[in-house]
RNA sequence: AGCUGACAAAGGCUCACUCGUUGAAAGGCGAGGUCGCAAAGCUACCGGUCUAAAGGAGUGUUCCUAUGACGGCGGGGUUGCCAGG
Repeated sequence: AGCUGACAAAGGCUCACUCGUUGAAAGGCGAGGUCGCAAAGCUACCGGUCUAAAGGAGUGUUCCUAUGACGGCGGGGUUGCCAGG
């Protein structure tokens, strides 16, 4: 360096939910909280998923669509602690 994550050790992050805030929404951010996570650190390159303001179609309460979003959906890229069954 690579591989692996058994045994530990030091730690780390924080699902749902609540409150506040922001956004058309999905969602984001902050505080609390803590289901879980060996990358549940970062990254929208690929796939997938979510939303539909504006726009288009329709004419009734709808449909289409991402330039919006999701990294705790999968893959890729990249960075990192410890240990070596």
This is a predicted structure of an 85-nucleotide RNA (c-di-GMP-I riboswitch aptamer) from a Gammaproteobacteria bacterium. The coordinates come from a structure-prediction model, not an experiment, and the mean pLDDT is 89.